RNA sequence: GCGCCCAUAGCUCAAUGGAUAGAGUGCCAGCCUGCGGAGCUGGAGAUCCAAGUUCGAUUCUUGGUGGGCGCG
Numbered sequence: 001g002c003g004c005c006c007a008u009a010g011c012u013c014a015a016u017g018g019a020u021a022g023a024g025u026g027c028c029a030g031c032c033u034g035c036g037g038a039g040c041u042g043g044a045g046a047u048c049c050a051a052g053u054u055c056g057a058u059u060c061u062u063g064g065u066g067g068g069c070g071c072g
Stems, first nucleotide, its partner, number of pairs: 001071007010025004018055001027043005048064005
């Protein structure tokens, strides 16, 4: 330098172009309990960035950024 793949919550992962973007774990609060770090209930928390297509984009297109693999 060229090609391919990946980027969603603190972490690990889901999500046919359309529902309030979900789950586990972690965090916070309450309940429970002799005590709570166990159990139960609830809550906060995310689409890498910028454009484009579309009635509608996490999803499709283009460019950029970061990471991984291969070739040279």
Record summary:
A computed fold for a 72-nucleotide RNA from an Elusimicrobiota bacterium, annotated as transfer RNA. The sequence is in RNAcentral, with records from ENA. Rfam family: tRNA. Rfam describes the family as follows. Transfer RNA (tRNA) molecules are approximately 80 nucleotides in length. NCBI's taxonomy places the organism under Bacteria, Pseudomonadati, Elusimicrobiota.